[in-house]
């Protein structure tokens, strides 16, 4: 210098001015409330998705089991987590680093396209050897046929370990050395994943669990529309009174009713008419509404402890916006401009134009996903000087 990895900030700013939600303080009208006017305050790093996890609240519930869901190397951290940190295993990369839905196919069933003779205790299509029948130009070739054969071709993602020997008709872990892997064990290191090595062993065991399952662990449901208070209005019960209507009998008093009944139309809703179609109070659910939950909290910085100092929306159909001006980060044109340069440019000034994704809704940890542009900081690879 030039191409990268990682990991962290920032994500506009300052002034005016007119709104809007809370909160406080005065004043006015005033019982609740309203109006005035002053001062403070009012989204983000993802507030998004609403995925994972909890607090919180309400139902269930002796406990335990199935059954469903979920997680998935190990080791800490956590209130918890499918988070996060640190490792170990596997694959990428020259490197920095980067990826893994990483438990078990040796429990057990399933399944493996297309191509191929043969796809899982496997296969004889070519070729290899042995016998053997015809032809011929006869130690030989040519075609056939029986049987061995898995060294070699060939197909495929995948052919049932490799690799030299011994063996053979030709082969073959048939049997042998060595390498690979595999399983038991044994030793050394690790909390442990796991890892170094040794010794037997049987000669070898394909894949697939994001297939069923099979283990281990965790989970009860529903959710601020949870829930909790307060309570119009209409229904609703009781109590008083009033009316009506019958009965008793007459000072009283007892039942029932306060809704029926008719007309049209087949009937049921409808309609129209008549009539007492009542009144007033109390009481319990509660709807409409209205409060409350709510927002200061598992919070951050400092500190030996005490503790010090910071942040500080709470809206309810849902406020947090709109003008204007000023500079600035960056982008673009290129200027009879200035200054440096041989030139390619670079500085300065002027002009134009400009700052992404996105908005709370009960609260808190994550993790996704969007995101224009600036920024820091650390380490790799290449070249070049020294």
């Nucleotide at each position: 210098u030039g191409a990268g990895u990682u990991g962290g900030c920032u994500g506009g700013g300052c002034g005016a001015u007119c709104g809007c939600g809370g909160c406080c303080g005065c004043c006015c009208c005033a019982u609740a409330g309203g109006g005035g006017u002053g001062g403070g305050u009012g989204a983000g790093g993802a507030a998004c998705g609403u995925c994972c996890g909890g607090a919180c609240u309400c139902c269930a519930u002796c406990g335990g089991a199935c059954a469903c869901g979920g997680u998935g190397g190990u080791g800490g951290c956590u209130a918890a987590c499918g988070g996060c940190c640190a490792c170990c295993c596997g694959g990428g990369g020259u490197g920095a680093c980067c990826c893994g839905c990483g438990g078990g196919c040796u429990a057990g069933u399933g399944c493996c396209a297309c191509a191929g003779a043969g796809a899982a205790u496997a296969g004889a299509c070519c070729g290899c050897c042995a016998c053997u029948g015809c032809g011929c130009u006869u130690a030989g070739c040519g075609u056939g046929g029986u049987g061995g054969u898995a060294a070699g071709g060939g197909u495929g993602a995948a052919a049932c370990g490799g690799u030299g020997g011994u063996g053979u008709a030709a082969g073959a872990g048939a049997c042998c050395a060595c390498c690979a892997g595999c399983a038991a064990c044994c030793u050394g290191g690790g909390u442990g994943a796991c890892u170094a090595g040794g010794u037997u062993g049987g000669c070898u065991a394909g894949g697939u669990a994001a297939a069923c399952c099979c283990c281990a662990c965790c989970g009860g449901g529903a959710g601020c529309a949870a829930g909790a208070c307060c309570a119009a209005g209409c229904a609703g019960u009781g109590u008083g009174c009033g009316c009506u209507g019958g009965c008793g009998g007459u000072u009283u008093g007892c039942c029932a009713g306060c809704a029926g009944c008719g007309g049209u139309g087949g009937u049921c809703c409808a309609u129209c008419g008549c009539c007492a179609u009542g009144c007033a109070u109390a009481c319990g659910g509660g709807u409409a509404g209205g409060u409350u939950g709510c927002u200061u909290g598992a919070g951050g910085c400092u500190u030996u402890a005490g503790g010090g100092c910071c942040c500080u929306a709470g809206a309810u159909a849902g406020a947090u916006g709109g003008u204007c001006g000023c500079a600035c980060a960056g982008g673009g044109a290129u200027g009879u401009a200035g200054c440096g340069g041989u030139a390619a440019c670079g500085c300065u000034c002027g002009c134009c134009u400009g700052g992404a994704c996105a908005g709370a809704a009960u609260c808190c940890g994550g993790c996704u996903u969007a995101u224009a542009g600036g920024c820091c900081a650390a380490c790799u690879c290449a070249u070049c000087c020294g």

Bacterial RNase P class A from an Actinomycetaceae bacterium, 386 nucleotides, folded computationally. The gene name in the source record is rnpB. It matches the Rfam family "Bacterial RNase P class A". Rfam classes the family as a ribozyme. The RNAcentral record of the sequence draws on ENA. Its mean pLDDT, the model's own confidence on a scale to 100, is 75.